This is a predicted structure of a 73-nucleotide RNA (transfer RNA) from a Pseudomonadota bacterium. The coordinates come from a structure-prediction model, not an experiment, and the mean pLDDT is 81. Rfam family: tRNA. It is annotated as a transfer RNA. RNAcentral holds the sequence, with entries from ENA. The organism belongs to Pseudomonadota, within Bacteria.
RNA sequence: ACGCCCGUAGCUCAAUGGAUAGAGCGCUGGACUACGAAUCCAAAGGUUGUGGGUUCGAAUCCCACCGGGCGUA
Numbered sequence: 001a002c003g004c005c006c007g008u009a010g011c012u013c014a015a016u017g018g019a020u021a022g023a024g025c026g027c028u029g030g031a032c033u034a035c036g037a038a039u040c041c042a043a044a045g046g047u048u049g050u051g052g053g054u055u056c057g058a059a060u061c062c063c064a065c066c067g068g069g070c071g072u073a
Stems, first nucleotide, its partner, number of pairs: 001072007010025004018056001028042004049065005
């Protein structure tokens, strides 16, 4: 330099172009307990890497860029 794959919550991951983007773990608060652990309840946490485009509607399709991985030279 070129090709392919990936980027969504603190972490690991879902979400066939159509409802308010969800789950597990973690964090916080509460219940329980002599105190913890475990368990149960609740809450917080997201400009879906950035910027454009297509569309009535985009995490999803298209383009450029940024970052990571693999391959070729």